[in-house]
Predicted 3D model of a 93-nucleotide RNA (c-di-GMP-I riboswitch aptamer) from a Deltaproteobacteria bacterium. Its mean pLDDT, the model's own confidence on a scale to 100, is 88. The model forms 95% of the base pairs in the Rfam consensus. It was read from a public genome assembly, where an Rfam model found it.
Order: sequence, then C1' cells, then structure tokens
RNA sequence: GUUCGAAAAAGGCAAACCAUCUAAAAGGGUGGGACGCAAAGCCACUGGCCUAAAUCUCUAAACCAACAGGGACAGGGCGGCAGGGCUGCCGGG
Repeated sequence: GUUCGAAAAAGGCAAACCAUCUAAAAGGGUGGGACGCAAAGCCACUGGCCUAAAUCUCUAAACCAACAGGGACAGGGCGGCAGGGCUGCCGGG
C1' cells in the first nucleotide's frame, strides 16, 4: 500500500420503547435505554422511501370563489435502505 473481519484487546455508536423539547407533518434535539453495528464516522451526488405546511388543482353547471374536504407536488426529511465520494481504530493475509 492492498485485501479481509475468524479469534482478541482498547474504546466507539445506539434500534424499539419511555420522558421532555421542537416541527404543519415526516422527522429532529436532549436524557434514559440497548436491538444491533467494523464505518451504525462524514457528505442528500444517483436511485428508493416518508411527509405535504406553502403552492397548484378539483369541489365551483352565469360571474367571483372563502371555510371544510379530495388530488398533485419537495424547496421538508430518512445515511440503522442500496449505490457513489471522503476519512478512520484494532487485528489477520
């Protein structure tokens, strides 16, 4: 340098759930808690998935079109969904 993660050591992270704060929601922060994780460290670049406040549209058979309701939509999210990029501990080859 490269490849791999069998055994081990030092450490690390923390799902569900609970409390609380936050957000329209999805989700996120903090504390508790551990199902798991060798990148479960970092980056929304590609795909995928979640949500739909605003906006558009239907409702709306003269015109106007408010409230409620239906539909579309990401500029909001998920990295613990896959790919990609960057970095990295220990050990084996």